[in-house]
Overview: This is a predicted complex of two RNAs, RNase P RNA and transfer RNA, with 460 nucleotides together. Rfam match: Bacterial RNase P class A. Its family is annotated with tRNA processing, dimeric ribonuclease P complex and ribonuclease P activity in the Gene Ontology.
C1' cells in the first nucleotide's frame, strides 16, 4: 500500500424564530395572558419466540391427543436466546456455515435411465469346457464381478498376492462394527487387539425416544356511570260483546263491535289500534369518564468473579405517554461530499444527509438502513 | 392494537415430492368457414409473488420477506 476476516460505535452540533403534545407555577375581567420542565429508535417494524401483568378454567398426580425443540456443557426469570467446546463442511489463511436426537422398533418412498433400486443384479465385457466353421469368427452349457455403460446412489475403497478369469479369496493400510484400556464432568478423542463387510438413503414423509407447554390476550382486566329504549315491584285509574286454549290468571291467542288515517263530505276498498294510560322506586347493561399506565428482569460510573455469556458490590440519575395519537417548519453559523481557484493558509460554487415513527411492558431473533469512524487479525506486495 | 388465513396464465381454478416442458374453462391474438357478422373448426401466446435452506430431485416440504383478505367488547 492492495485485498480480506471479525467485533464495536455513530447515524449531525450550536443558535434564533414560529408552531405542537404531557406535567405544572403565577395572573385574570374567567375569554385567557405570562412562563417553568420534558418529549421516539436502533431498530419504535415483522409479530417468529420467550416471560411479566391480567382474567377464565382446574383438588393432586398421571395418560393421551395436539403442537414445539433436539451434540455436550454453562448462563438466564425463560427461551426456538446467549457464550464455551465437541463432530462435520468450506477458505492458503484470519475466519465462516451446520433444523448436528435415531434408518437392525415398523411402515412407506426411491421417477426417468438401467440387466439389477432393496430377502439385488448380469446388457457389453473376460475366463474355462463342448459343438460347429467359409478360420474371420458363431452357437450351447458354465464360471466371474476385475473393466465398461446408466443412475443423485450399483451391497466397503486404494494397492499386492492369488486364480483359467475372477472375488476379502488370503494380506498391509484406511474406513466401519461391537466390546475392552486412557484421558475428559460430558458430547467426544487416542490406542492396541478382534470380527472379514454383515449394516444404501430420506425422519423439514408417517413415526419411535427424551424434554418443554391448561387457555386467551391491556379490545386483557377493575371501579363510577348518564338520557332513550327495554325488564320489574308497588300505588291510583280503566278493560263492550262472541270464540278457542289450559298452566283457571279477571292469563293468552283469534275475530267482532267501536276508533284513527287515507285533505273534506257520500258510498266502496286498504291500513293501523282494538286495552292500557299515569306516576314513584328498584336493579342490570350502554354512551362516557378513571385506573390498568411506567422506579424497573431500568441507565450510567466503578470494583470483584469468570475464558466467556454473564452474576454480585459499591456510588449516582429518573428518562415520552394521552386519544387515531405531539415529537415540526424556517433561518444562520459549524461539520461532510464534489469541483474549481491557490499566495498551500485558505477562498467560492453546487449538493447529499438513510431506515424508518412509542400505543400495556421486558428479554431476544429476523428484516431494513445514505454515509462516516475505532480496533483486533488474515494473505500479498515494496521499502528500511 | 390483537389473532388468524391466503397466494399458480388477463380472470376463475385442478395439480400423491418424479415423462410438470405446468392441466382446464372463460377471455386475447392468427388461419379456416360465411357475402360479413355471430355460432362452429383449428392453432399460437401467456402463469408457480421474491428470497434462502431440506432433498438426487421443490409449484408441492420448512424459514425469512412481500402483498391481499377476514375475524375480535357490550346491550337491545
Nucleotide at each position: 500500500c492492495c485485498a480480506g476476516a471479525c467485533g464495536g460505535c455513530u447515524g449531525g452540533g450550536c443558535g434564533a424564530u414560529c408552531g405542537c403534545g404531557g406535567c405544572u407555577g403565577c395572573c385574570u375581567u374567567c375569554g385567557g395572558g405570562c412562563g417553568g420542565u420534558c418529549g421516539a429508535g436502533g431498530a419504535a417494524a415483522g409479530u417468529c419466540c420467550g416471560g411479566g401483568c391480567u382474567c377464565c378454567a382446574c383438588g393432586a398426580c398421571g395418560a393421551c391427543a395436539u403442537g414445539g425443540c433436539g451434540g455436550c456443557g454453562g448462563g438466564u426469570a425463560a427461551c426456538g436466546c446467549c457464550c464455551g467446546c465437541c463432530g462435520g463442511g468450506g477458505g492458503c489463511g484470519a475466519c465462516c456455515c451446520c433444523a448436528g436426537g435415531g434408518a437392525u422398533a415398523g411402515c412407506g418412498c426411491c421417477a426417468c435411465a438401467g440387466a439389477g433400486a432393496g430377502c439385488a443384479g448380469a446388457c457389453c465385457g473376460c475366463c474355462u469346457c463342448g459343438g460347429c466353421u467359409g478360420c474371420g469368427g458363431c452357437c450351447g452349457a458354465g464360471g466371474u464381478a476385475a473393466g465398461g455403460g446408466u443412475g443423485a446412489a450399483a451391497g466397503g475403497g486404494u494397492g499386492g498376492g492369488g486364480u483359467a478369469a475372477g472375488a476379502g479369496c488370503c494380506c498391509a493400510c484406511c474406513g466401519c462394527g461391537g466390546a475392552c484400556c486412557u484421558g475428559g464432568u460430558g458430547a467426544c478423542a487416542g490406542g492396541g487387539a478382534c470380527g472379514g463387510c454383515a449394516c444404501g438413503g430420506c425422519a423439514a414423509g408417517c413415526c419411535c425416544c427424551g424434554c418443554c407447554a391448561g387457555g386467551a390476550g391491556c379490545a386483557a382486566g377493575a371501579c363510577c356511570g348518564a338520557a332513550u329504549a327495554g325488564g320489574g315491584a308497588c300505588g291510583u285509574u280503566g278493560c263492550g260483546c262472541c270464540c278457542g286454549c289450559c298452566u283457571u290468571g279477571u292469563g293468552c291467542g283469534g275475530g267482532u263491535a267501536g276508533g284513527g288515517c287515507u285533505g273534506u263530505c257520500g258510498u266502496a276498498g286498504g291500513c293501523c289500534c282494538g286495552a292500557g294510560a299515569c306516576g314513584u322506586c328498584c336493579g342490570g347493561g350502554u354512551a362516557g369518564g378513571u385506573c390498568g399506565c411506567g422506579a424497573g428482569a431500568a441507565c450510567c460510573g466503578u470494583c470483584c468473579a469468570g475464558c466467556a455469556a454473564u452474576g454480585g458490590g459499591c456510588g449516582g440519575u429518573c428518562c415520552a405517554g394521552a386519544g387515531g395519537a405531539a415529537u415540526g417548519a424556517u433561518c444562520g453559523c459549524c461539520g461532510c461530499g464534489u469541483c474549481u481557484g491557490u499566495u498551500c493558509g485558505c477562498a467560492g460554487a453546487c449538493g447529499a444527509g438513510a431506515c424508518a415513527g412509542a400505543a400495556c411492558c421486558c428479554g431476544g431473533c429476523u428484516u431494513a438502513u445514505a454515509g462516516g469512524c475505532c480496533g483486533u487479525c488474515u494473505g500479498g506486495u515494496c521499502c528500511a | 392494537g390483537c389473532u388468524c388465513c391466503c397466494a399458480u396464465c388477463g380472470u376463475c381454478u385442478a395439480g400423491c415430492g418424479g415423462u410438470c416442458u405446468a392441466g382446464g374453462a372463460c377471455g386475447u391474438c392468427g388461419c379456416c368457414c360465411u357475402c360479413u357478422c355471430a355460432c362452429g373448426g383449428c392453432g399460437a401466446a401467456a402463469a408457480c409473488a421474491g428470497g434462502g435452506g431440506u432433498u438426487c430431485g421443490a409449484g408441492u416440504c420448512c424459514c425469512c420477506u412481500u402483498g391481499g383478505g377476514a375475524g375480535c367488547g357490550c346491550c337491545a